Description
Model confidence (mean pLDDT): 80 of 100. Glycine riboswitch aptamer from Pseudideonella sakaiensis, 110 nucleotides, folded computationally. The organism belongs to Pseudideonella, within Bacteria.
RNA sequence: GCGUUCCUCGCUGGAGAGAGGCCCGCCGCGAGCGGGCCCACCGAAGGGGCAAGCGCCACCGUGCGAGCGGCGGCGCCAAUCUCUCAGGUAAAGCGGACAGUGGGGGCCGU
Numbered sequence: 001g002c003g004u005u006c007c008u009c010g011c012u013g014g015a016g017a018g019a020g021g022c023c024c025g026c027c028g029c030g031a032g033c034g035g036g037c038c039c040a041c042c043g044a045a046g047g048g049g050c051a052a053g054c055g056c057c058a059c060c061g062u063g064c065g066a067g068c069g070g071c072g073g074c075g076c077c078a079a080u081c082u083c084u085c086a087g088g089u090a091a092a093g094c095g096g097a098c099a100g101u102g103g104g105g106g107c108c109g110u
Stems, first nucleotide, its partner, number of pairs: 001110003005106009018039001020038007027030001040089003046085001047083003053076005059070004
């Protein structure tokens, strides 16, 4: 230098779902902002759950044996799946998984 992958910073795109009901606080007194409770709803911050697979153990079958197969338990374990704890539910703004792109850094390979 190149490739792979991860982290981080910037830019671009980026969905869903009640301007719900009751009550409280604040102010510049407004179709304002914030909070609590209740009901309904959404999934794309974060978090939880699991399939195959892998590992360990027990039992059974088979084999002279190393093993192989079956069955059960435990552990590890993915997502845009799932749960809805958290978060969110007019517009705008903020946030936003993920995708593209640029900068910086790390592991590994060359």